[in-house]
RNA sequence: AGAGUAUAACAGCUGAUCGCAUGAGAAAUCAUGAGGAAAGUCCGUGCUCCAUUAAAGAAUGCUGGAUAACGUCCAGUGGGGGCGCCCCUAAGGCUAGUGCAACAGAGAGAUACCGCCAAUUUAUUGGUAAGGGUGGAAAGGCGAGGUAAGAGCUCACCAGCGAAAUAGGUGACUAUUUUGGCUAUGUAAACCCCAUUCGGAGCAAAACCAAAUUGGGUCUUAAGACCAAAUGGUAGGUUGCUUGAGCUUAUUGGUAACAGUAAGCCUAGAUUGAUGAUUGGCUAAUACAGAACACGGCUUAUAGUUAUACUCUAGAU
Numbered sequence: 001a002g003a004g005u006a007u008a009a010c011a012g013c014u015g016a017u018c019g020c021a022u023g024a025g026a027a028a029u030c031a032u033g034a035g036g037a038a039a040g041u042c043c044g045u046g047c048u049c050c051a052u053u054a055a056a057g058a059a060u061g062c063u064g065g066a067u068a069a070c071g072u073c074c075a076g077u078g079g080g081g082g083c084g085c086c087c088c089u090a091a092g093g094c095u096a097g098u099g100c101a102a103c104a105g106a107g108a109g110a111u112a113c114c115g116c117c118a119a120u121u122u123a124u125u126g127g128u129a130a131g132g133g134u135g136g137a138a139a140g141g142c143g144a145g146g147u148a149a150g151a152g153c154u155c156a157c158c159a160g161c162g163a164a165a166u167a168g169g170u171g172a173c174u175a176u177u178u179u180g181g182c183u184a185u186g187u188a189a190a191c192c193c194c195a196u197u198c199g200g201a202g203c204a205a206a207a208c209c210a211a212a213u214u215g216g217g218u219c220u221u222a223a224g225a226c227c228a229a230a231u232g233g234u235a236g237g238u239u240g241c242u243u244g245a246g247c248u249u250a251u252u253g254g255u256a257a258c259a260g261u262a263a264g265c266c267u268a269g270a271u272u273g274a275u276g277a278u279u280g281g282c283u284a285a286u287a288c289a290g291a292a293c294a295c296g297g298c299u300u301a302u303a304g305u306u307a308u309a310c311u312c313u314a315g316a317u
Base pairs, nucleotide, nucleotide: 001313002312003311004310005309006308007307008306009305010304012282013281014280015279016278017277018276020033021032022031023030024029035288039299040298042297043296044295045294046293047202048201049200050199057198058197059196060195061194062076063075064074065073066072077091078089079088080087081086092193093192097191098190099187100186101185113132114131115128116127117126118125119124120123140158141157143155144154145153159183161180162179163178164177165176166175167174168173206239207238208237209236216227217226218225219224246265247264248263249262250261251260252259253258
């Protein structure tokens, strides 16, 4: 200098005039007023009502930790990718059972098409998985012995499976050694099995006040008139509604997620639904995008800019 990786941050600032919403005030007026995702509504909760916890069903699925909880996060293990920094990973069980494996191929679970060997009846029977062929996958690989021909049939080495021991680790697991039968594939994001967890609907939830209508009482021959205690709940109104698993700073513990302590702070709350318009200055000033009960995550969108750490390549000293 070029090419990359990871983790973070900002998301225009400031003044003037006019205006909107909420709150305070007798009034003048003053204070406050969208986001990192407010979005998707994919998970987990609070809260409210319904129901009463059983079956069915669903979700999750390596280990340890964090958390109110989680399918989230942190730190690791195994596997895969990358020269590397680093990235990805639904990653329990086909040795519980069942199913499936198109086409090709003789055969896809135990099989003889070609070939090899033997026998005879010479085109059949038996043996055989070395060799050929089909396929993603066909009897563990390779060498020697062995045989009628062959074959883990036997042996050495290697791969893989099961069991055990030692050492390390909280654990997943790792390293080494011994040993067994010599060993038929894949698929559980197929049914299924195992373990753990889970009741449903949602603030248009829901609670309260309450015109109307209905029903009730009194009067009247009747039409009808009057009354408004109780009942009931429509329109309408009030509450739910924003002080909360809160925010900022400092500090302590922890690798970290996170937790504790101290001080300070209050920061939208509408219901025809506010958060805007014009303009001066700075200036590169432009993205995605607009709260409707709240909170913790995930996912998706995002112009421009900045910081820190690291990797690879080339060159110079």
Bacterial RNase P class A from a Tissierellia bacterium, 317 nucleotides, folded computationally. The coordinates come from a structure-prediction model, not an experiment, and the mean pLDDT is 75. RNAcentral holds the sequence, with entries from ENA. The organism belongs to Tissierellia, within Bacteria.